The prediction has a mean pLDDT of 80. Predicted 3D model of a 90-nucleotide RNA (c-di-GMP-I riboswitch aptamer) from a Desulfobacterales bacterium. Of the family's consensus pairs, 100% are formed in the model. It matches the Rfam family "c-di-GMP-I riboswitch aptamer". Its family is annotated with cyclic-di-GMP binding in the Gene Ontology.
């Protein structure tokens, strides 16, 4: 110096929930708040999953509601992969 395993300290992140705003929704930003997290930092490439505005199809009926399908919208705190990093002792 490198790899692997496992503790501690300093520090880091922040689930549910509440509030404001954005969004059709899922969800997201910010503030509060801590369930947890050693990549709970980044990236939708693969799988999974959520939503269905729009689109398509069906039926109703009366011209706009409704049923089904669909991601080009999300989730990185669902798993895998990619790329980039980090404290510290035995």
């Nucleotide at each position: 110096g490198g790899c692997g395993u496992u503790g501690a300290a300093g520090g880091g992140c922040a689930a549910a929930c509440u509030u404001u705003c954005c969004g059709a929704a899922a969800g997201g930003c910010a503030a509060g708040g801590a369930c947890g997290c050693a990549a709970a930092g980044u990236u939708u490439c693969c799988g999974g999953u959520c939503u269905a505005a729009g689109u398509c199809c069906g039926g109703c009926c009366g011209u706009g509601g409704u049923g089904g399908a669909u991601a080009a919208g999300g989730c990185a705190g669902c798993g895998g992969g990619g790329g980039c990093g980090g404290u510290a002792g035995a």